Predicted 3D model of a 385-nucleotide RNA (Bacterial RNase P class A) from a bacterium. It was read from a public genome assembly, where an Rfam model found it. The coordinates come from a structure-prediction model, not an experiment, and the mean pLDDT is 75. It matches the Rfam family "Bacterial RNase P class A". Gene Ontology terms of the family: tRNA processing, dimeric ribonuclease P complex and ribonuclease P activity. It is annotated as a ribozyme. The model forms 97% of the base pairs in the Rfam consensus.
C1' cells in the first nucleotide's frame, strides 16, 4: 500500500426568510371574587428552550402506583463456570475451561507448548427414561459386508479362530508406537488420554507434581428430568381528584357473628386489622368532561484520586421537550462529503445524490435498521528500509 475481522465518533455545516409548541414578560379586551403587583380565556409582540443513537422491538431488570397487612406449605416460572461490577438483571468487566482457524517451536508418532484474534444457551450423561434417521455386519454390554490365519477338500466350498486392516456413517466400545501371536487384541509394554489418592500455587473456577490402577458403558438434558440459586400480580389505558347524568331500578344465591374482605394458577394451614351486613351473579338505563399523574431523575459535564477493568469517591459548574390527536418544519443562497459526464493536465463546468428513522410516566441494558466519511486494534499479504 490492499484485504479480513472486531471497537468507536460524526450522520450535515452557515447565513437569511417564513411558520409550529410548553413557559416567561408586555399591552388590550372579556368574565370571576379574596379587589389584588390576583386569577382564567382570546388576540397581538418580544423571548429561553424545544425528537434518537437507535426514541424501534417489546426481549430483560427496576423507579413508580394500586390490590388491607403479615407468614408457611404446594405448584409455576427464570437462570447456571469463578471471582467482581450495579438500584437490579438472562446485563457489563475481568479471570477459567473448550473449541476454530493462522504463525512459530518440540516429537518418531499419537500430540504437546507459545503468541495474539473469533466463538461457547458453559452444573449433572455412575439416578431414571427417551432419542441417535438412512447407510451399515454392527449405534451401547453391538457386530461380521470386503477381508486376515489354521485345517481339511471333490479346489465348489466347509469347520475353527481374529475384530488389528479396509468399507458405511456425523460419530463404530480409548489413541500411537513396539513386543508378542497360526492371524491378532491392554493380551503385555512405554507414551498420551482416562480414573482414584495426596502434595504444591490461587479467594475460586482451575493449573500443576507424585503415585496407584489395564480402565467404568459413546453422544444428546436449546429432550423430559436431577441439583443449586432467585422469584406475588396488573400495569401510566397504573393510580388519584373534581364536575355532571341517571332508574335511591329488577331479579336471583348465600349469610346474622368461625360471615365477608387473604391481593399471588385452583385449593389449604395460622396471625393482625376493617366492615359488622354485606358480598357475589344476571338482565336494564345513565356518563365518557375537566385537572392531575407528567418531568430535578439509581439526570447531566469538566477535573482531581483509586482500580487491570466494569465502574468508584470528591469538588465544582449546568438547568437542557412535556406535547394532549398529538408540536420542533418548508424555502433559497452557500459551504462539506460521494457518484456521473465533460473539459484541463495546479484545475474549471454541469449533473445527481447525502442514511436508519419521530419523544408520550422515566431510567439501566440486550437486539435490529443505518447511503456516507473518519479514527484505533489485530491478523494476513505485497513493497520498501
Nucleotide at each position: 500500500a490492499c484485504a479480513a475481522u472486531c471497537a468507536g465518533u460524526c450522520g450535515g455545516g452557515c447565513g437569511a426568510u417564513c411558520g409550529c409548541g410548553c413557559g416567561u414578560u408586555a399591552a388590550a379586551u372579556a368574565u370571576c371574587u379574596u379587589u389584588a403587583u390576583g386569577a382564567u380565556a382570546c388576540u397581538u409582540a418580544a423571548u429561553u428552550c424545544g425528537a434518537g443513537g437507535a426514541a424501534a422491538g417489546u426481549c430483560c431488570g427496576g423507579g413508580c402506583u394500586c390490590c388491607a397487612u403479615u407468614g408457611g406449605a404446594c405448584a409455576g416460572g427464570c437462570c447456571g463456570c469463578c471471582a467482581g461490577g450495579u438500584a437490579a438483571c438472562u446485563c457489563c468487566u475481568g479471570g477459567g475451561c473448550g473449541u476454530u482457524a493462522g504463525c512459530g517451536g518440540c516429537g518418531a508418532g499419537a500430540g504437546c507448548c507459545g503468541c495474539g484474534a473469533g466463538c461457547g444457551a458453559c452444573g449433572g450423561a455412575a439416578a431414571g427414561u427417551g432419542c441417535c434417521a438412512c447407510a451399515g455386519a454392527g449405534a451401547a454390554c453391538a457386530g461380521a459386508c470386503c477381508g486376515c490365519c489354521a485345517u481339511c477338500u471333490u479346489c465348489c466350498g466347509a469347520u475353527g479362530g481374529c475384530a488389528a486392516g479396509g468399507g458405511u456413517g456425523a460419530a463404530a466400545c480409548g489413541g500411537u508406537g513396539g513386543g508378542g501371536u497360526a492371524a491378532g487384541a491392554g493380551c503385555c509394554c512405554a507414551c498420551c488420554g482416562c480414573g482414584c489418592u495426596c502434595g504444591u500455587g490461587g479467594u475460586a473456577a482451575c493449573a500443576u507434581g507424585a503415585g496407584c490402577g489395564g480402565c467404568a458403558c459413546g453422544g444428546u438434558a436449546a429432550a423430559c428430568c436431577c441439583c443449586g440459586g432467585c422469584u406475588g400480580g396488573a400495569g401510566c389505558a397504573a393510580g388519584g381528584c373534581c364536575a355532571a347524568a341517571u332508574a335511591u331500578g329488577c331479579g336471583g344465591u348465600g349469610a346474622g357473628a368461625g360471615u365477608c374482605g387473604u391481593c399471588c394458577a385452583c385449593c389449604u394451614c395460622g396471625a393482625u386489622c376493617g366492615a359488622g351486613a354485606c358480598a357475589c351473579c344476571g338482565c336494564g338505563g345513565g356518563u365518557a368532561g375537566g385537572c392531575u399523574g407528567c418531568u430535578a431523575g439509581a439526570g447531566g459535564g469538566u477535573a482531581u484520586g483509586g482500580g487491570u477493568g466494569a465502574c468508584c469517591a470528591u469538588c465544582c459548574c449546568c438547568g437542557u421537550a412535556g406535547a394532549g390527536a398529538a408540536a420542533u418544519g418548508g424555502u433559497c443562497g452557500u459551504c462539506c462529503g460521494g457518484g456521473c459526464c465533460a473539459c484541463a493536465u495546479u484545475u474549471u463546468g454541469g449533473u445527481c445524490c447525502g442514511a436508519c428513522a419521530g419523544a408520550a410516566c422515566c431510567c439501566g441494558g440486550c437486539u435490529u435498521a443505518c447511503a456516507g466519511a473518519c479514527u484505533g486494534a489485530u491478523u494476513g499479504c505485497c513493497u520498501g528500509a